[in-house]
Context: one part of a larger RNA
């Protein structure tokens, strides 16, 4: 000086309580042990690995297995050895699963530079081929490393200079009183300053105003339609998207040490950090990654490199994690009617139409889009059906018969349609999450991508709650203090 207590004060956090919804029970999906296999690549392991790396495993991806093949190699440079062999298009034989290998055939086209008598000739740039140097390794070390991440933690701390104090280590500054989301301010003070953090500075979001007015918008005004800003016009409105206004305890009362501030109140779209985001001090876990990438040591080089057919990553007595769907009447089923936001689009999005019960199919108008398209939002509102039941709850699971996408759906796609119709009736110990436009519940859209195992990840808007104003405890942090045989 630090760390550590089942010491002590003091403070904060969905940490607890208060509350609403869940996991833990059932079926499924996924993810991981494990078994299992010829492989069932490989990484991550409390919190901080388990729907993660992966924002797309039929093939490819692929690294695994088995099988064929190949050795300057799929790729880079360099030097060398040949001599116009050589590329590309056509066409063909024989072997194969492909990879590939062993050959024909002519007919096109391509091919730097120099000379040229246009016939060629020279040289060898490009490419091909022959040998060596190298190459290549998702091989191993993440305890050799760089860069990048996650975590305590948006935690309020980490520290320097110069003075002091101390024989040193080290201490003070940072401590004490207030005061704060905040080492955040003010007061005191052997301290004075000052960095890196906290705030701000940047996005977006909530309220005017101004400028501007297409492709957006329609108040007044005129034309048209069965209807539709559909036309002429118009710049108010909305709305796009530039600039500016605005919020600062600025203004009143109180309290407060005449502070710093705290509480209530006015005006306001907003009030005391408006709301959200991005930003993550100094460290710490030899945290994670050598399979994004780079990169030192080793190690393999006719193989741990390459290339190709198959198989596997989907295996199933089982065990845990995250999630979906439900167990129903606040509900399920069918019919009419209404309200969004953000995005994507030409290797694309596809409207009208017409077939098909349906997944889709046939077609193609518009749209490189504020102009077309995707696109019907869904809950919801209105009136109908069901009436307590394993049911008109649930929808697994299996049989049948299509769809599309792909070279190809057996191993292992996604969807329809008809048939079947399980478990389940609210779930122990136990545990997660969330304080406001949240939670819960609805439903769009986007990356990845031919398709999809998306119920997932990331975004986006409809509806729209209840509790707490407490700090004894339980867990986690932070100052100050003590204890100590621990560093």
């Nucleotide at each position: 000086u630090g760390a550590c207590g089942g010491g002590g004060g003091c403070u904060c956090a969905c940490a607890c309580a208060a509350g609403c919804g869940g996991u833990g029970g059932a079926g499924c999906a996924u993810g991981u042990g494990g078994c299992u296999u010829a492989a069932u690549u490989c990484g991550a392991a409390g919190c901080a690995a388990c729907g993660c790396g992966a924002a797309g495993a039929a093939c490819c991806u692929u690294a695994c297995c088995c099988g064929g093949g190949u050795u300057u190699g799929a790729c880079a440079u360099g030097c060398u050895u040949g001599g116009a062999u050589g590329c590309c298009u056509c066409u063909u034989g024989g072997g194969g699963a492909a990879a590939c290998c062993c050959g024909g055939g002519u007919a096109g086209g391509c091919u730097g530079c120099c000379c040229u008598u246009c016939g060629g000739g020279g040289u060898g740039a490009a490419a091909c081929u022959u040998g060596c140097a190298c190459a290549g390794g998702u091989g191993u070390u993440g305890c050799a490393u760089g860069g990048c991440u996650g975590u305590c933690g948006u935690c309020a701390g980490c520290u320097c200079g110069u003075g002091c104090u101390g024989u040193g280590a080290a201490g003070u500054g940072u401590c004490g009183g207030g005061u704060u989301a905040a080492g955040u301010c003010c007061c005191u003070u052997a301290a004075c300053g000052a960095g890196c953090g906290a705030a701000a500075c940047c996005c977006c979001u909530a309220u005017c105003g101004u400028u501007a007015g297409u492709u957006g918008c329609c108040a007044g005004c005129g034309a048209g339609u069965c209807a539709u800003g559909u036309c002429g016009g118009g710049g108010a409105c909305u709305c796009u998207a530039g600039c500016g206004a605005g919020a600062c305890u600025g203004c009143c009362g109180g309290c407060g040490u005449c502070a710093a501030g705290c509480c209530g109140g006015a005006g306001g779209a907003a009030g005391g950090u408006g709301g959200g985001g991005a930003c993550g001090a100094c460290g710490u876990c030899a945290a994670g990654u050598c399979a994004u990438c780079a990169u030192g040591g080793c190690c393999c080089u006719u193989a741990u490199g390459c290339c190709c057919g198959g198989g596997g990553u989907u295996g199933c007595a089982c065990a845990c994690g995250u999630g979906c769907u439900a167990c129903a009447a606040u509900g399920g089923c069918g019919c009419g009617c209404a309200c969004a936001g953000a995005g994507c689009g030409a290797c694309g999005c596809a409207a009208u139409a017409c077939c098909g019960c349906g997944a889709g199919a046939u077609g193609g108008a518009g749209c490189a889009a504020a102009u077309c398209g995707c696109a019907g939002a869904a809950a919801g509102c209105c009136g109908g059906c069901c009436u307590a039941a394993g049911u008109u709850c649930g929808g697994a699971u299996u049989g049948g018969a299509g769809u599309c996408u792909g070279c190809a759906a057996c191993u292992c796609g996604a969807c329809u349609c008809c048939a079947u119709g399980a478990a389940g009736u609210u779930g122990g110990a136990a545990u997660c999450g969330c304080u406001a436009g949240u939670a819960a519940u609805c439903g769009c859209g986007u990356a990845u991508c031919a398709g999809c195992c998306a119920u997932g990840a990331c975004g986006c808007g409809g509806u729209g709650a209840a509790u707490g104003u407490g700090u004894u405890c339980c867990u986690g942090a932070g100052c100050c203090u003590u204890g100590u045989a621990c560093a």
The part of an RNA shown here (small-subunit ribosomal RNA, 3' major domain) has 487 nucleotides and comes from an uncultured prokaryote.
It matches the Rfam family "Bacterial small subunit ribosomal RNA".
The prediction has a mean pLDDT of 81.